[in-house]
Predicted 3D model of a 130-nucleotide RNA (c-di-AMP riboswitch aptamer (ydaO/yuaA leader)) from a Syntrophomonadaceae bacterium. The sequence was found by an Rfam model in a public genome assembly. Model confidence (mean pLDDT): 78 of 100. Lineage of the source: Bacteria > Bacillota > Clostridia > Eubacteriales > Syntrophomonadaceae.
RNA sequence: CUCGAACUAUUGCUGAGUCUCCAAGGGAGGAGAGCGGGGGAAACAUUAAUUGGGGUGAAUCCGGAUUUCGGUAGGGAUGCCCUUUAUCCCGAACCCGUCAGCUAACCUCGUAAGCGUAUAAAGGGAACCC
Repeated sequence: CUCGAACUAUUGCUGAGUCUCCAAGGGAGGAGAGCGGGGGAAACAUUAAUUGGGGUGAAUCCGGAUUUCGGUAGGGAUGCCCUUUAUCCCGAACCCGUCAGCUAACCUCGUAAGCGUAUAAAGGGAACCC
C1' cells in the first nucleotide's frame, strides 16, 4: 500500500414489526399504547361446488430451454419532504387444511427477519445560518 474477516459505534434501507410500564437476572414472562393482519350480519355480490379452495406478501403471468434464460403485472432506492425524468435493483418465500365473497357489532393474531439501494438532475416546499 492492497485484499479479506470479525467486533464496536454512527448513519441509513426493505418491512406492520416501534414505544412505555411491571417482572426477571440459575431468567426467557406479563400488560398497555401505536401500527399491521385474519375471522365475522343485513343490503349487495357470486352460480359455483377435486380441475379443490383460501391467506400473508410487490412478488403475477408468458415464452424458450431442461433445472436455466429472457421478458412481464407489480414493487423498492435520492441521507429533510413531495413530484417528475433518468439510472440501478427486486419480481421470493411461507402458511391454512376440505374451509372462509363483502361485512357493522363482536372475536382473534403479529409486533419479526434481513441488509448497504452509501444514485444523478429538475421543479416545489420545509428547516437552519447570515